[in-house]
RNA sequence: GCCGCUAAAGCUCAGUCGGUAGAGCGACGCAUUCGUAAUGCGUAGGUCGUCAGUUCGAGUCUGACAUUCGGCU
Numbered sequence: 001g002c003c004g005c006u007a008a009a010g011c012u013c014a015g016u017c018g019g020u021a022g023a024g025c026g027a028c029g030c031a032u033u034c035g036u037a038a039u040g041c042g043u044a045g046g047u048c049g050u051c052a053g054u055u056c057g058a059g060u061c062u063g064a065c066a067u068u069c070g071g072c073u
Stems, first nucleotide, its partner, number of pairs: 001072004010025004019056001027043005049065005
């Protein structure tokens, strides 16, 4: 230098044909207990890497850039 890949909640990850973002774990609160753990219920937590483009509408499609990992030279 070239090619492919990765990215979303604190962590690990779903997200279908483009239609206003979800789970598990974790955190917090309540219930339960003599108390803790466990369990049950609930709450908070997201500019979906960045910037543009297409579209009535983009996590999803297109382009550029940067990043993770790998390969080639």